[in-house]
Molecule: c-di-GMP-I riboswitch aptamer
Organism: soil metagenome
Order: sequence, then structure tokens, then C1' cells
RNA sequence: AAACGGCAAAACCGGCGAAAGCCGGCGACGCAAAGCCAUGGGUCUUCCGCUCUCCGAGCAAUGACCGCCAGGCUACCGAA
Repeated sequence: AAACGGCAAAACCGGCGAAAGCCGGCGACGCAAAGCCAUGGGUCUUCCGCUCUCCGAGCAAUGACCGCCAGGCUACCGAA
């Protein structure tokens, strides 16, 4: 620089969940790891719980996000 391809944002539909969000269908914003892992950081939610000046508010992950960053593991083709 190519080739075979791959994944699939938002929206919409159905479902699960308190929510964040996830699963499936449809759909492509993008992605050379946008494959996997919650290990470090970060962000999101707050049912239950705790506190308060208690018609409410605040705190708070054991929940979530790998398409937030880093790290670990794995991987197609190829000038090399």
C1' cells in the first nucleotide's frame, strides 16, 4: 500500500434489571484489536444500607462501563 473478511455507535422494536446497563432483532457512527479479562485508575447508577435540618436531601458498590485510559492474554493479511 493491498486482499479476504470481522466487529457494530446512536435511533427503533421485543425482553431482563431499582437504575446504570445488558440480551436479541434491525441499523451503521466508527474501530487494525471497537477480540477477551474488572488487575490499577477513571466514569455511571444507588434497590438495599447509613446519616440528616427527614412530603425530601446527602453518603455509599458488593452493581455497571473493556467503544474512557493503562495493563495482561490472544489474533487475520502483508511491504517488512